[in-house]
A computed fold for a 79-nucleotide RNA from Paenibacillus koleovorans NBRC 103111, annotated as ZMP/ZTP riboswitch aptamer (pfl RNA motif). Taxonomically the source falls in Paenibacillus koleovorans (Bacteria, Bacilli, Paenibacillaceae, Paenibacillus).
RNA sequence: GGUACUCGAUGUAACUGGCGACUAGGGGAUGACCCCAAUGGAGCAUCGAGUCAUACGGCCGGUCGCCUGGGCAAAGAGC
Numbered sequence: 001g002g003u004a005c006u007c008g009a010u011g012u013a014a015c016u017g018g019c020g021a022c023u024a025g026g027g028g029a030u031g032a033c034c035c036c037a038a039u040g041g042a043g044c045a046u047c048g049a050g051u052c053a054u055a056c057g058g059c060c061g062g063u064c065g066c067c068u069g070g071g072c073a074a075a076g077a078g079c
Stems, first nucleotide, its partner, number of pairs: 004051009015040001017067006025036004058072003
């Protein structure tokens, strides 16, 4: 110096489901989806500051219960 990690700012952003209860959207379909509205939002990029460990030990959608299906990060393989 760089990478990684932590914090902050800006931009971008996948995913934001079904049933029941709680104040907890509307319309359509029938399976867990579509549209609109509202909301949350990891991650990614850039910039700034810090750290080398007593940091990190997976993360993301109101709460709880029962479920369904995805996204991201990490690791591996192939093209």
Rfam family: ZMP/ZTP riboswitch aptamer (pfl RNA motif). Rfam 15.1 lists 3,295 matches to the family in 2,545 species. On this family, see Jones et al., Acta Crystallogr F Struct Biol Commun 2019: "Co-crystal structure of the Fusobacterium ulcerans ZTP riboswitch using an X-ray free-electron laser".